[in-house]
Parts: sequence; structure tokens; C1' cells
RNA sequence: ACGAGAAGGGCAAACCGGACGCGAGUCCGGGACGCAAAGCUAAGGGCCAGUGAGCAACGCUUGCUGGCAGCCUGGCUGCCGAU
Repeated sequence: ACGAGAAGGGCAAACCGGACGCGAGUCCGGGACGCAAAGCUAAGGGCCAGUGAGCAACGCUUGCUGGCAGCCUGGCUGCCGAU
């Protein structure tokens, strides 16, 4: 580099309960759809929320603030060993 119907382990979607938040969502417990980086990072793109502005317009553009790493790319780190 690659990723076995390998070993030992790990993480945990939806949903449910509780807490926090205006919200996106986060945390804890339960739960497992999946994951070889589903470990960390919000740098580029993307999506989402809150709020302001613009248009000659009613759904798009844009500023600010925030969220998502289990959307993609990049960066950092890492277990195992058939090949």
C1' cells in the first nucleotide's frame, strides 16, 4: 500500500427516555443500521439553524453567528495481519 465470512477488541444510525439549546444540534442512558479510521480536525466544497440585508422578487443571492467529521476533499494520529 491493501483490507479475510481472520483473531482480540472498538465505535454506534434510526428510534426511546433524561438533560441542555430559540434552533440546527449536543451530552448521558438504552438500542444497533452500519463503520478499518464511524479516532481527531470546520481548512476548501456542501448541507442545516438563527439573524440582518438585497432584489422587483416570494425563492434566490449575500453578511454575521452557530451546527454537521456517519456528505466529499484535505491535514494529524492509530489496532490487527490473510495478501
This is a predicted structure of an 83-nucleotide RNA (c-di-GMP-I riboswitch aptamer) from Posidoniimonas polymericola. RNAcentral holds the sequence, with entries from Rfam. Its mean pLDDT, the model's own confidence on a scale to 100, is 88.